[in-house]
RNA sequence: AUGAACCCCGUGGGAGAGUUCCGGAAUUCGGACGCCGACGGAGAAACCCUGCGCCUGGCGGAUGCAGGGGAAACUCUCAGGCCUCAGUACCAUCGGGCGACG
Numbered sequence: 001a002u003g004a005a006c007c008c009c010g011u012g013g014g015a016g017a018g019u020u021c022c023g024g025a026a027u028u029c030g031g032a033c034g035c036c037g038a039c040g041g042a043g044a045a046a047c048c049c050u051g052c053g054c055c056u057g058g059c060g061g062a063u064g065c066a067g068g069g070g071a072a073a074c075u076c077u078c079a080g081g082c083c084u085c086a087g088u089a090c091c092a093u094c095g096g097g098c099g100a101c102g
Stems, first nucleotide, its partner, number of pairs: 002102001006097003010093004018033001020032004034082003040078001041076003047069006054061002
């Protein structure tokens, strides 16, 4: 000098589900019932580890029990959302930061 991966800002794309009923003049708000999952959060499968029991002279071995680790766009629906707007995981990209291998 080049520059993977990762992080941040901006930009573009980006769903889902009642603008149901009641109170109220109405946005907001509150209540009732019905729904959505892609901000957030939570759950755990295979498998791995440890201990105990069992077999073995021992190394170790399969199985049983207990504990721990263990993923998502799967599941739950706590939070959030259900006209539009806004926002959203995720994808791409400008710029910046950091900096792996060689």